[in-house]
């Protein structure tokens, strides 16, 4: 030195602040899996069937314990010259067998086990081969026995019998220093021997101590489940004996009757323990592979035996199961030991080499074994190093992507070009690992040399979270997705590409643990409303406890000693080139024991004290509780009277009652419930709750006194006792009101709300039930921490005698600090502390389901899981909405006038139809709309027939020189094709078919498209709505969406203006500027006008410009004056003048937005599609159809009118391809004719309602449809399909149902006139002028709108939101006749092996006293494993049918709930009912809305 550390992020919501779960970013894995893959070095590799196992090898060794065999040699002898047979050696190899030591180590595996297993940390009644040590012997004998002969039995596998032999096997004697035993005298007990260079050496035997190893005990610690609470008879203790190495109920007799257990026994379940390991900032969580240490276990269950140690992985016996052999008799096994193999599995290596190393066994050693070990091979498991080259290199090359076409990107990347050679590759060399010998590894490591950039880069990811973007291509498809969520044609999210980010010999994906997550909260969370206070008490065990000594020293605090295994981790050195890794010392291991010490707190123990509690004594409130009595009043009956036709209910009504006399009143009586006024955020009680009065018993509180106790106290898991309503038993009672039920209603229905009845029940005793929004959604104690200000009970003082201050205790109201996510809470805490108990851990399943206790049931309690969502939620904001509330406008309603909806006809549109009836518009705000005008043409449709560089544009190449205009013919329907007549003969020029233009032919880029998407879009438009809103900077408040200004009090058409105000300003809307009518003055007078002068039919002329008028510049009106009222304001009301009065009238002007409103067919335009056609040309048809419904019209139904006749009086406007006057002809439409006029000059032009007569109420002298003719006109051309005119014809229609529209003044109303479009054509549309009303109390309703406030579960914003049954599919679950299996308890039978005990009939070598000791075999007894029967427990499968639950774009039925949700909801309990739910009885407010009342605040 051994230390130094702790990030957050995405998702709930229109936004926002909390709460609160998903889910990401890290790190690790014995790791699998999909792409990939050069090279070393170090580790590490069945996690799953302790499944089954071929085949090899893992345990041997000692000949210096033993006897005996072969083999070699050596010798000899037969003799078939290469065999046989005898000695001998034992030098040397072999070898089964006797005997010893060793197979209890080493080596696998975790299945059992919740245990003294393990782990720490102590203890004693113990054994211990080898080994060290001390000390003392090692003398004399004796019997047998395998191998080995022989004979024999089986298939084998193994035996049997006689028969011989050894020993460091075996057994007696002898001796005992120590040794064990004893009654303290005595008894008992060994032993072996080999080799030998004779020096020793190796052995035995008995004995001391030790070292090391092992055995037993005890403290503590060591998972989850109470939906496992009672467990236990060798069970606790004792006494005695057995029995062990040893203590013990270890085991037996006998005696006691005990032990354990809420501090979790007992049972289920689940698992070796630990050092360590991953993970975290620690605490903690997890795990417990390799490595260590301990356990347990070796196919399964069971048992000894032998040793020094086993109840023995590779001994052994005895039952299962399984597998092989078999001659069928009857034997043989046991990889969770190293390879390897089959099975299971997502998954996991070689049937490899050495014993050179380290390390065991045996052995005097040589040396043998030795899957232990050490190497070595596979596998990117997985950690560590290293590489794939470096340097220059801009034409910024190709080629790729991309693009606004210019360009960017890839990219200094490549190419080239100059160097390097690390790693593989070849070529030599060539270690340490070995202390003397011995190297598997290994010709490795490491040098040296060599060629040559040469042989060596891949994964994943690019909408946020998260570093990284384009571009096709797909069209909610394919497909993606950790979580949010993407995809329905413009997808940085799906698949390709390019490009970029990460990582790097790997990379991603899955799993699984830690962590983020303070989301179980010791560290370090909460419970008013998010998930949480038990419904209240009382009071066990527990837990915590006032005040001053003394003592003890358990807890606490300091020391010191012991232990806390190495390994590992962390620190400082070392050692491989480095790291990785392997190594030395260190610190640390926070624990445990033991010891001293300290005595402050907390704990025992004494011994005091009064502040906490508790008692006395005096007072006092009080619906407190119980029990018995009594009292008006009301209702209902029932009896009498008066008295009639109704009563009674409702929104209306009906059912009901009532002439048999009710309602309603009088009088009388009878029942049963409840107790008005008082009465109060008033009392009292723990809570539920309690209300006429009077008696009696009871309980508890408060104030005063201060006697008395001496802490007695506080909390309170189990436990117990009250405990509204409803409902249950038994048994009264029953007057009202009333679940059920029944009638009438409402309704689409109405199982409901309202009505009328009405039964349980409510009421009393008595016994259960135990549940509520049982609520302050706030547990109980104690202490502390501004006040102000009502009221209950009490004292105390002072006095003006009802005040005032001052105390205690209750109950409220505001409100400072603090606290809270905000709401709000605040001495009655939700502040600040301590103490106890209780409860919570996303939403949903489910307070459900099993089991348990408790109930007569109803049912209550305790209390899950599977499965599914990604949110559910609380407070606050902002908005919209509200069958919510105030205020206010607006032809929104009222008040009127006139329509519309009936009828004919025109016009749009829906349906239909059809070859086509092109398209679009679609509530308001589509429908006389695009379309201001479809016979061809318009046009877009539909048939047919034609044309492809095209009808139109630009470039290219060739030709001509034009082009247009015109005539005729011929084919065709026509476009078009062919032939022709006659006019006319382009521009510039540098004079060149040079250059422009034209126009024929050509290729190809492209042209074209009323084809699609108005949900890609510009631009324009409607609409709220000409409503009076909408926003911003600064400041200010809030944690924050946000608010505040923009509200309040007045006013106003108006956010107009005035006062007020934590706001001061300001923008965009309003208003004003603009235009027009309306009054006037200027100026200007032709084409206008005409008083006065001339003058005519005639403003026709002269001549005037005063008027009219026409048009261009100006005035005028501002609440200026004046009276009232307002507040001394803004401003309203009246009034004068004035043409006009209070925005004079109209009109132009349309804020932020809002409806993916409306147009791709006005134009533009991005994508997308057609390209001899979805372009283009024609010719005919279509858009005009026609059973029907609708919306605008227009004409009428008639006398305010028709018809005839009169002929007064307007304005706006148009007009040369035009308007046309005047005559003249036709009945008319209209013809001819053509005068003026490019307009104040001329034309259209007739103005018609009017007036005057005339018809008289009828389908008409109304009313024109329809239809016949017969015309005119315009066009190329009136069939389909134009207007017009005459003449005939004369349908419906008599004022219009429900319902609905339009207008407040020169307006509805009514009558004419013009105009654009156009060749004609209109009742449409846009303009004109004439004539010209009625009404408005007023703001209750209906619709719209503004502002303020209130509730919300709504934000796609009430066309919202959402609830339950039924129908379908899906899944996971409960019960279930039963049946399957596991575990397990108990009783009985059976008992294999084998100890143990008894027996002593067989059979028996050592010793011996000849008898027996013992030993063996056997027989009998107790245990006792597998099995068996019989009865339970408990857990798992599976099951006809059944119940509920979840999930499920677009099913059925209603509409419960969210606004007063249209009957306010919601608890709990009880009937009912397709459902949601509806009704009673009690409560809650977590209802909105008005009125009242009482408190507070402010003047």
């Nucleotide at each position: 030195a051994a230390c130094u550390u702790g990030a957050g992020a995405g998702u709930u919501u229109g936004a926002u602040c909390c709460u609160g779960g998903c889910u990401c970013a890290g790190a690790g894995c014995g790791a699998a899996c999909g792409c990939u893959g050069g090279c070393g070095g170090c580790a590490u590799g069945c996690u799953u069937a302790a499944c089954a196992c071929a085949u090899g090898c893992a345990a041997g060794u000692c000949g210096a314990a033993c006897g005996a065999a072969g083999g070699c040699c050596c010798g000899g002898a037969g003799c078939u010259u290469g065999c046989u047979c005898c000695g001998g050696u034992c030098a040397c190899c072999u070898u089964a067998g006797u005997g010893g030591c060793g197979g209890a180590c080493g080596g696998g595996u975790g299945a059992g086990u919740a245990a003294c297993g393990c782990g720490u940390g102590g203890g004693a009644a113990c054994c211990u081969g080898c080994c060290c040590u001390u000390u003392a012997g090692u003398g004399g004998g004796g019997a047998a026995u395998a191998a080995c002969g022989u004979c024999u039995g089986g298939a084998a596998a193994c035996g049997g019998a006689c028969g011989c032999u050894a020993a460091u096997a075996c057994c007696g004697c002898a001796u005992a220093c120590g040794c064990c035993c004893u009654u303290c005298u005595g008894g008992g007990g060994a032993a072996a021997g080999g080799c030998u260079u004779c020096g020793g050496c190796c052995g035995c035997u008995g004995u001391u101590g030790g070292a090391g190893g092992g055995u037993c005990c005890c403290g503590c610690g060591u998972c989850u489940g109470a939906u496992u609470a009672g467990c236990u008879u060798g069970u606790u203790g004792g006494u005695g004996a057995g029995g062990u190495a040893a203590c013990g109920g270890c085991u037996c007799a006998c005696c006691a009757a005990g032990g354990c257990g809420a501090c979790g026994a007992u049972c289920a379940g689940u698992a070796g323990c630990u050092g360590g390991u991953c993970u975290g900032a620690g605490a903690g969580g997890a795990u417990g592979a390799u490595c260590a240490g301990c356990c347990a276990c070796a196919c399964u269950g069971g048992g000894a035996c032998u040793g020094a140690g086993a109840c023995a992985c590779g001994g052994c016996c005895c039952a299962g199961a399984c597998u092989c052999c078999u001659a069928c008799g009857g034997g043989a096994g046991g990889c969770a030991g190293c390879a390897g193999u089959g099975g299971g599995g997502a998954a996991u290596a070689u049937u490899g080499g050495a014993c050179a190393a380290u390390g065991g066994g045996g052995g005097a050693a040589a040396c043998c074994c030795u899957g232990a070990u050490c190497c070595a091979g596979c596998a990117a498991u997985g950690c560590c190093g290293c590489g794939u080259g470096a340097g220059u290199g801009a034409a910024g090359a190709a080629g790729g992507c991309c693009u606004u076409a210019g360009g960017g990107u890839u990219g200094u990347a490549a190419a080239a070009c100059u160097c390097u050679u690390u790693c593989a590759c070849c070529c030599g060399u060539g270690a340490a690992g070995a202390u003397g010998a011995u190297g598997a590894c290994g010709g490795u490591a490491g040098c040296g040399g060599g060629a040559g950039a040469a042989g060596a880069a891949g994964c994943u990811c690019c909408g946020g979270c998260u570093a990284a973007c384009u571009c096709c291509g797909u069209g909610c498809c394919a497909g993606c997705a950790g979580c949010c969520g993407c995809g329905g044609u413009a997808a940085u999210a799906c698949g390709g590409a390019g490009g970029g980010g990460g990582c790097u010999a790997g990379c991603g994906u899955u799993g699984c643990u830690c962590g983020g997550a303070a989301u179980u909260a010791c560290u370090g969370g909460g419970c008013g409303u998010a998930a949480a206070g038990c419904g209240c008490g009382c009071g066990u065990a527990g837990g915590c406890g006032g005040u001053g000594g003394u003592u003890c020293u358990a807890g606490u605090u300091a020391g010191a000693u012991g232990u806390g295994a190495a390994a590992g981790g962390c620190c400082u050195g070392g050692g491989c080139u480095u790291a990785a890794c392997c190594u030395a010392g260190g610190a640390a291991c926070u624990g445990c024991a033991u010891u001293u010490a300290a005595u402050a707190c907390u704990g025992g123990a004494u011994c005091g004290c009064u502040a906490g509690a508790a008692u006395c004594c005096g007072a006092g409130a009080g619906a407190g509780g119980g029990u018995a009595g009594u009292g008006g009043a009301a209702u209902u009956c029932c009896c009498a009277g008066u008295g009639u036709a109704g009563a009674g209910g409702u929104g209306a009504a009906a059912u009901u009652c009532g002439u048999a006399g009710a309602u309603a009143u009088u009088g009388g009586g009878a029942a049963g419930a409840a107790c008005a006024c008082c009465a109060g955020u008033g009392g009292c009680g723990a809570a539920g709750g309690c209300g006429g009065c009077u008696a009696c018993c009871u309980g508890g509180c408060u104030c005063g006194g201060u006697a008395u106790u001496g802490a007695c106290g506080c909390u309170g898991a189990g436990g117990u006792g009250c405990g509204a309503a409803a409902g249950c038993g038994u048994g009264g009672g029953g007057a009202g009101c009333a679940a059920a039920c029944a009638g009438g209603a409402u309704u689409a229905g109405a199982u409901a709300c309202c009505c009328u009845g009405g039964u349980a029940g409510u009421c009393c005793a008595c016994g259960c039930c135990g549940u509520a929004a049982a609520c302050g959604a706030u547990g109980a104690g104690u202490g502390c921490u501004a006040g102000u200000u009502g009221u209950c009970g009490g004292g105390c003082a002072g006095c003006a005698u009802g005040c005032u201050g001052u105390u205690c205790g209750g109950u409220g109201a505001c409100g400072c600090a603090g606290c809270u996510a905000a709401c709000g809470c605040g001495u009655u805490a939700a502040g600040c502390a301590c103490u106890c108990c209780g409860c919570c851990u996303g939403g949903g399943g489910a307070g459900u389901a099993c089991g348990g206790c408790c109930g007569c049931a109803a049912g209550g309690u305790u209390a899950a899981a599977a499965c599914u969502c990604a949110a559910a939620g609380g407070a606050a904001u902002u908005g919209a909405c509200g069958g919510g509330g105030g205020c206010c406008c607006g032809c929104a309603c009222a008040a009127g006038c006139g329509g519309u909806g009936g009828a004919g006809c025109a016009u749009g549109u829906g349906g239909u139809u059809u070859a086509a009836u092109u398209c679009g518009a679609a509530g308001c705000a589509a429908c006389g709309c695009g379309a201001a005008g479809a016979a061809c043409c318009u046009u877009a449709c539909c048939a047919g027939c034609c044309c492809u560089u095209g009808a139109c544009a630009u470039c290219c190449c060739g030709g001509u020189c034009g082009c247009g205009a015109u005539u005729u013919c011929c084919g065709g329907a026509g476009a078009c094709g062919g032939a022709u007549u006659u006019c006319u003969u382009c521009a510039g020029u540098u004079c060149g078919g040079c250059u422009g233009g034209a126009c024929c032919g050509g290729u190809g880029a492209c042209a074209g498209g009323u084809g699609c998407u108005g949900c890609a879009u510009g631009g324009c438009u409607g609409u709220c709505g000409u409503c009076a809103g909408c926003u911003c900077g600064u400041g200010u408040c809030g944690u924050g969406a946000g608010a505040u200004g923009u509200u309040g009090g007045g006013u106003u058409a108006a956010g107009u203006c005035c006062c007020g105000c934590a706001a001061c300003g300001a923008g965009c809307g309003c208003a004003a500027c603009c235009c027009u009518c309306g009054c006037u003055a200027u100026c200007a007078g032709u084409u206008g006008c005409c008083a006065g002068c001339a003058u005519u039919c005639a403003g026709u002329u002269g001549g005037g410009c005063a008027c009219u008028c026409u048009g261009a510049u100006g005035g005028a009106a501002c609440u200026g004056c004046c009276g009232g009222u307002g507040a001394c304001a803004a401003g309203c009301c009246g009034g004068a003048g004035g043409a006009a009065g209070g925005u004079g009238g109209g009109g132009a002007u349309g804020a932020c937005g809002u409806c993916a409103a409306g147009u791709c067919c006005u134009c533009a335009u991005g994508g997308c599609c057609c390209u001899u056609a979805c372009g283009g040309g024609c010719u005919g048809g279509g858009c005009u159809a026609c059973a029907c419904a609708c919306g605008u019209g227009c004409u009428a139904c008639a006398a305010u009118g028709g018809c005839g006749g009169u002929g007064a009086c307007a304005g706006u406007g148009g007009g040369u391809c035009g308007c046309g006057a005047u005559c003249c002809c036709g009945c008319a439409a209209g013809g001819g004719u053509g005068a003026g006029c490019u307009a104040a000059u001329c034309c259209c032009c007739a103005a018609a309602a009017g007036c005057c007569g005339u018809c008289u109420c009828a389908g008409u002298u109304c009313g024109g449809a329809u239809u016949g003719u017969a015309c005119u006109c315009u066009g190329c051309a009136a069939c389909u399909c134009g207007a017009g005119u005459g003449c005939a014809u004369g349908a419906a229609g008599u004022u219009g149902g429900a319902a609905u529209c339009g207008c407040u003044a020169g307006u509805a109303a009514u009558c004419g006139c013009g105009g654009a479009u156009c060749a004609g054509c209109g009742u449409g549309c846009c303009g004109c002028g004439g004539u010209g009303a009625a009404u408005a109390c007023g703001u209750u309703c209906u619709c719209g709108g503004g502002c303020c406030u209130u509730g919300u579960a709504c934000a796609c914003a009430c066309c919202g939101c959402c609830c339950g049954u039924c129908a379908c599919a899906c899944c996971a679950u409960g019960g279930g006749a039963g049946u399957u299996g596991g575990c397990u308890u108990u009783a009985c039978c059976u008992u294999a092996a084998g100890c143990c005990g008894g027996u002593g009939c067989g059979c028996u070598a050592a010793c011996u006293u000849u008898u027996g000791a013992g030993g063996c075999a056997g027989c009998c007894g107790a245990c006792c494993a597998c099995g068996g029967u019989a009865a339970g427990g408990u857990c798992a499968g599976c099951g006809a049918c059944u119940g509920g639950g979840g999930u499920g774009a677009a099913g059925u039925c209603g509409u419960a709930a969210c606004a007063a949700g249209g009957u306010a909801g919601c608890c709990g309990u009880a009937g009912g009912g397709g459902a949601a739910c509806c009704u009673g009885c009690g409560g809650c407010u977590g209802g909105a809305u008005c009125a009242c009342c009482u408190c507070c605040u402010u003047u």

The prediction has a mean pLDDT of 83. Predicted 3D model of a 1499-nucleotide RNA (small-subunit ribosomal RNA) from a Rhodospirillales bacterium. Its Rfam family is "Bacterial small subunit ribosomal RNA".